[in-house]
């Protein structure tokens, strides 16, 4: 900084800590002394990993895809859709609601 995926699911009545937080800029809306942030532990998933069955490429080895099952380890995560809107289209309506795209983050794997 590029590509590829994925972003409605799911996760503590824990110790410590003390006033903040929810990516950034802007509006709204919200969590928080019945305890934010951050730190430990505990827990969540299943990207990277095994394994099984199926499909497909004429066949074998491979490789791709799809279900399903585990979870030691590397991340990652643990209010609200990535909390919501912002740019572009649609439909209804009369300056609002609703969907559908994009964009922008955020995470993994690979260059």
């Nucleotide at each position: 900084u590029c590509u590829u995926a994925u972003u409605a699911a799911g996760a503590g009545c824990g110790a410590c800590g003390g006033a903040g937080g929810g990516a950034a800029u802007a509006g709204g809306c919200c969590c928080g002394a019945u305890g934010a942030a951050g730190u430990c532990c505990a827990g969540c998933a299943a990207c990277u990993u095994a394994a099984a069955a199926g499909u497909a490429c004429a066949u074998c080895u491979u490789u791709a895809c799809u279900u399903u099952u585990a979870a030691a380890a590397g991340u990652g995560c643990c209010a609200a859709a990535u909390c919501c809107u912002a740019c572009a289209g649609a439909u209804a309506a009369u300056u609002u609601a609703u969907c559908u795209g994009a964009a922008a983050g955020a995470u993994a794997a690979g260059a």
Annotation: The prediction has a mean pLDDT of 81. SAM riboswitch aptamer (S box leader) from a pig gut metagenome, 111 nucleotides, folded computationally. RNAcentral holds the sequence, with entries from MGnify.